A computed fold for a 356-nucleotide part of an RNA from Pseudocheirus occidentalis, annotated as small-subunit ribosomal RNA, central domain.

Context: one part of a larger RNA
């Protein structure tokens, strides 16, 4: 490089945006760049046959033959399809107006439980803790009750096969600003669209830079157990840290172990949003209850079909098309150099010898 592949055997990038560059709705008109045909010219390799040469064979070399494809140039014809120009359209894509949906984002103020300090007030010998104890707290009056105070951190119950978000991840209440999907309508623009090497942005937690902040919790270390030993497991402390501010790190089992987009395709069961239609209530209408059916979107079963097999099964791991990425025996290695980033810690890009 072909050929095969990527849920779990190697191998889908953490996740979005978009440049290049790859692909590309529908209808007519031109062209005739591409492509097809036709002819006609040009030429090298390989293929194969037949000889000779080097001890033999095979590869190789020379030489002559044969068929057929193939490249290269021209000329003619053709225009379904590729292109390039023009016009037009609307279902694709995106605007718009109205409804209405949520733990989206961001900032700001408020809330009640507990939990620890601190004072005070009663009040007496224990409290703690564990399989047992013991360090440890306590007559300098502990723990348990009672009231005021303060401080920080987290948001019980509702609550989830619920919702939302690009992913990471988001749940006490309120305001403020911001972004975002569905439906309807079918009003506008009209192919404006898919994917995306490079590159930007955002990215759990850990640790890290400066400043603050420290209620509980708790790597580290200290002590007390167990132990043959205990650098553990269990107990009593406790220091970074774990919260906020500005920042850099750029990584995870960052999973759906399953890349984005479109297109075709059983039958059932269930939630969530919304529109329609009907019914219930009602003097009526509005709200509100119900079933129904349509449209997104979240799950369970499952039929073809697929897989090695477990399993997938209309949001596919069926059957097709487009574009990226990755994979090609185990170790040696996600390592070593060397380059790029970062203050650092490291991150990313990435092999050989050898060995088996």
């Nucleotide at each position: 490089a072909u050929g095969g592949g990527c849920g779990u055997a190697a191998a889908g990038g953490g996740u979005u945006u978009g440049u290049a560059g790859a692909u590309g709705g529908u209808u007519u008109u031109a062209u005739g760049u591409a492509u097809u045909a036709u002819u006609a010219a040009u030429a090298a390799a390989g293929a194969u046959u037949u000889a000779a040469g080097a001890a033999u064979u095979a590869a190789u070399u020379u030489a002559a033959g044969u068929a057929a494809a193939u490249u290269u140039u021209a000329a003619u014809a053709a225009u379904a399809u590729u292109a390039u120009a023009a016009a037009a359209c609307u279902u694709g894509a995106g605007u718009a107006a109205u409804u209405u949906u949520g733990a989206a984002a961001u900032a700001a103020a408020a809330c009640a439980a507990a939990u620890u300090u601190u004072u005070u007030g009663a009040g007496u010998a224990a409290u703690g803790g564990u399989a047992u104890a013991a360090u440890a707290u306590a007559u300098u009056g502990a723990u348990a009750c009672a009231a005021a105070a303060a401080a920080g951190a987290a948001g019980u119950a509702c609550u989830u096969a619920a919702g939302c978000g690009a992913a990471a991840g988001c749940u006490u209440u309120u305001u403020a600003u911001u972004a975002a999907a569905a439906a309807u309508u079918c009003a506008c623009u009209g192919a404006c669209a898919u994917u995306g090497a490079g590159a930007a942005a955002c990215g759990a937690a850990a640790g890290c830079u400066a400043a603050g902040g420290u209620a509980g919790c708790a790597a580290a270390u200290g002590g007390g157990a167990u132990u043959a030993g205990a650098u553990a497991c269990c107990c009593c402390a406790g220091u970074a840290g774990u919260c906020u501010u500005a920042g850099a790190u750029g990584u995870a089992a960052a999973u759906g172990a399953u890349g984005a987009a479109a297109u075709u395709u059983u039958a059932a069961a269930a939630a969530u949003a919304a529109u329609u239609a009907u019914u219930u209530u009602u003097a009526a209408a509005a709200u509100a209850u119900a079933u129904a059916a349509u449209u997104a979107u979240u799950u369970u079963u499952u039929u073809a079909g697929u897989u090695a097999a477990c399993a997938c099964g209309u949001a596919a791991a069926a059957a097709u098309u487009u574009c990226c990425g990755c994979c090609u025996g185990g170790g040696u290695a996600g390592u070593a150099c060397g380059u790029u980033c970062g203050a650092a810690a490291g991150a990313a890009u990435a092999a050989a010898a050898c060995u088996u």
Its Rfam family is "Bacterial small subunit ribosomal RNA". Gene Ontology terms of the family: ribosome and structural constituent of ribosome. RNAcentral holds the full RNA, with entries from SILVA.